[in-house]
Context: one part of a larger RNA
């Protein structure tokens, strides 16, 4: 010096991203215990006390000797002796009596998730996932909707709409606006469009005739094609549906100071963001302004509303409990720190 422990004057977070780590606290009995709240809880809240050893006393269990009646059994008394959990009262010793090991710091305020639970085996445990509830949707069962498999079969289920598969939200309270144009689903079925097929008008090759030739004409077969015609879904098309993807405006004018606009005009759109919350896990500008807590506060609380770019099951806004979760605050207590010292082990390192 490195690692690991232990002590430490005065001060106690001044150290740090951050009280990281360390340390306080801790058993047991007794007294007390707030706001809040879903009356179950918070709660071990908090915050005080006691706690050996000895003597004596009170108390529950057994229940000897004796003693009385009866005396063959026996009953009724008695109350030594042991023993068990405490109480109360007295002394005692020590710095110290849960004497050692082993065993909660704590309270305040807020974001996030209601909660116990799951997860990145080996850098993330969370606010992510799951959850109970809520909604919507398919599915009525001969092979159910779905799935797995070339198939046989099997799951689903030896189940039946209070059950079963998918999707979304995510306990509970108060709620969950508007918009079907686009995209999707879901119903329509008049008309437009339209495969394969069904037909089979007609053409074009072949023998043959005609013609100097160029050419024509051509029956059956055969063989290349092949019009109008009929033709289902789907699309177009007409409705419904947002707890279906998804979406929810500009510009301008006006009140007797100024400011602002309750009130008007315009332009567009499917429809123009409704409660409600908001500088927020979301605010660029920003350390927004104003309060609060500090001597001082980019954090943090609690308001405003100018939301660049909150917003209602991609769910809004609250919430007791919970949390190895995040963020500030403060009380205790400490070597994290002014600031550094000693000291036990273990290493470097020197000698052998």
């Nucleotide at each position: 010096c490195u690692c690991u422990c232990g002590u430490u004057a005065a001060g106690g977070a001044a150290c740090u991203c951050u009280g990281c780590a360390a340390g306080u606290u801790g058993a047991c009995c007794c007294c007390g215990u707030a706001a809040c709240u879903u009356c179950g809880g918070g709660a071990g809240a908090a915050g005080g006390g006691g706690u050996g050893c000895c003597u004596c006393u009170c108390u529950g269990g057994u229940g000897a000797a004796g003693a009385c009646a009866a005396u063959g059994c026996u009953g009724u008394c008695g109350g030594a002796g042991c023993u068990g959990a405490g109480g109360g009262a007295g002394g005692u010793c020590g710095c110290a009596g849960a004497a050692a090991c082993c065993a909660g710091g704590c309270u305040c305020a807020g974001g996030c998730g209601a909660c116990u639970g799951u997860u990145u085996a080996c850098u993330a445990a969370a606010a992510a996932c799951a959850c109970a509830g809520g909604u919507c949707u398919c599915u009525g069962c001969a092979u159910a909707a779905g799935g797995c498999g070339u198939a046989a079969g099997c799951c689903g289920a030896a189940g039946u709409a209070u059950a079963g598969g998918g999707a979304c939200u995510g306990a509970c309270a108060c709620c969950u606006g508007c918009c079907c144009g686009g995209u999707g689903c879901u119903g329509g079925a008049a008309g437009g469009u339209u495969a394969a097929a069904u037909g089979g008008a007609g053409a074009g090759g072949u023998a043959g005739c005609c013609g100097c030739a160029a050419g024509g004409c051509g029956a059956a077969g055969c063989u290349u094609u092949g019009a109008g015609a009929u033709g289902a879904a789907g699309c177009c098309c007409c409705a419904g549906u947002a707890a279906a993807c998804g979406g929810c405006g500009g510009c301008u004018g006006u009140a007797a100071c100024a400011a602002u606009a309750a009130c008007g005009g315009u332009c567009c759109u499917a429809a123009g963001g409704u409660a409600g919350c908001g500088a927020a896990a979301c605010u660029c500008c920003u350390u927004g302004u104003c309060g609060g807590g500090u001597a001082a506060g980019u954090u943090c609380c609690g308001a405003c509303c100018u939301g660049c770019a909150c917003g209602a099951a991609u769910g809004g806004u609250g919430u007791a409990a919970c949390g190895a979760u995040c963020u500030g605050a403060g009380c205790g207590c400490u070597g994290u720190c002014u600031c550094a010292a000693c000291g036990g082990g273990a290493g470097a390192c020197c000698c052998g």

The part of an RNA shown here (large-subunit ribosomal RNA, domain IV) has 352 nucleotides and comes from a metagenome. Its Rfam family is "Bacterial large subunit ribosomal RNA".